A computed fold for a 344-nucleotide RNA from an Acidimicrobiales bacterium, annotated as Bacterial RNase P class A. It matches the Rfam family "Bacterial RNase P class A". The family's RNA type in Rfam is ribozyme. Rfam's curators write: Ribonuclease P (RNase P) is a ubiquitous endoribonuclease, found in archaea, bacteria and eukarya as well as chloroplasts and mitochondria. The organism belongs to Acidimicrobiales, within Bacteria. It is recorded under the gene name rnpB. RNAcentral holds the sequence, with entries from ENA. Of the family's consensus pairs, 90% are formed in the model. Model confidence (mean pLDDT): 77 of 100.
RNA sequence: CGAGCCGACCGGGUGGCCGCGUUCCGCCGGGUGAGCCGGUGGGAUGAGGAAGGUCGGGGCUCCACAGGGCAGGGUGCUGGCUAGCGGCCAGUCGGGGUGACCCGCAGGAAAGUGCCACAGAGAACAGACCGCCGAUGGCCUUCGGGCACAGGCAAGGGUGAAACGGCGCGGUAAGAGCGCACCGCGACCUGGGUGACCAGGUCGGCACGGCAAACCCCACCCGGAGCAAGGCCAAGCGUGGGACGGGUGGCCCGCCCGACGUCCCCAGGUAGGCCGCGUAGAUGGAUGGCCACCCCCCGGGCGCAGCCCGGGGACAGAACCCCGCCUACAGGUCGACUCGCCGC
Numbered sequence: 001c002g003a004g005c006c007g008a009c010c011g012g013g014u015g016g017c018c019g020c021g022u023u024c025c026g027c028c029g030g031g032u033g034a035g036c037c038g039g040u041g042g043g044a045u046g047a048g049g050a051a052g053g054u055c056g057g058g059g060c061u062c063c064a065c066a067g068g069g070c071a072g073g074g075u076g077c078u079g080g081c082u083a084g085c086g087g088c089c090a091g092u093c094g095g096g097g098u099g100a101c102c103c104g105c106a107g108g109a110a111a112g113u114g115c116c117a118c119a120g121a122g123a124a125c126a127g128a129c130c131g132c133c134g135a136u137g138g139c140c141u142u143c144g145g146g147c148a149c150a151g152g153c154a155a156g157g158g159u160g161a162a163a164c165g166g167c168g169c170g171g172u173a174a175g176a177g178c179g180c181a182c183c184g185c186g187a188c189c190u191g192g193g194u195g196a197c198c199a200g201g202u203c204g205g206c207a208c209g210g211c212a213a214a215c216c217c218c219a220c221c222c223g224g225a226g227c228a229a230g231g232c233c234a235a236g237c238g239u240g241g242g243a244c245g246g247g248u249g250g251c252c253c254g255c256c257c258g259a260c261g262u263c264c265c266c267a268g269g270u271a272g273g274c275c276g277c278g279u280a281g282a283u284g285g286a287u288g289g290c291c292a293c294c295c296c297c298c299g300g301g302c303g304c305a306g307c308c309c310g311g312g313g314a315c316a317g318a319a320c321c322c323c324g325c326c327u328a329c330a331g332g333u334c335g336a337c338u339c340g341c342c343g344c
Stems, first nucleotide, its partner, number of pairs: 001340004006335005012294007020046011048315001052326002055324005060226004072222005077091005092106001093104004107217002112215002114211003129157002131153003136150002138147003165183002168180003184206001185204008230275004236270001239267004243262002245257004295313008
């Protein structure tokens, strides 16, 4: 210098004018028992890193609930952190990259059941299409060997995502864990680590293909609905109850019957209002616009350390609150690290 990788952060600034929401203090007018209504002036305050998606968890509220189990759902390597989470941090294993680093729905397939398309001879205690051999037994022989069959084999080819351990040497008629070394796999032992796991050793000749985002098994977790939750006050019309009537009876209570009326008293609920609700906070949703200067980016021009002209400055916009995750984003700043080239 170029290319890259990780983390943190900013995401226009200042001033003027006009305007909007909320709230406080005045003034004027109107009205009331009061709360108020209209106008007007001033002060304070008013979006984000994601306010977004509404995906996970919690607070809060109402409903349900003794305890345990079944069913159903969720999570799924290990250790920590957290109120909690499907979150975060550190690690293990697997995969990718020369590297910094990145990615992973990462428990169990020797508990059982099931599935493995197409192609292929054969797809799970398999199979012989092409192929190899034909030692042994038979025939011929010029004794080198040749021929056909029985039979042996699975090395090589071919199919497939996957072919019943891989590869090499030996061995053999050709072959084969048939024998051996290494790798893989399994059992055991030793050492390290809290653990996932790692390293080493001994033995086993291979018996055990894949799929659990198939059923299933194991471990842990999980009640439902949501601020239109929910609480308080409460008209008008209507509804229900009480009081006032009659009977029983000497009277009261009680019981029975009737009227559906009345000045009255009470109750629940509706409209409506308030709370829930926050040092932004509505309930059709305010947080904006213009101008000047500056900053950044792009294009053009010139008399090119600069100046002038023109254009642009993203994604987006609180609605009960909080912790996370995910997604969108013009442009820019800072820090650590990696690879390549050049110079000393």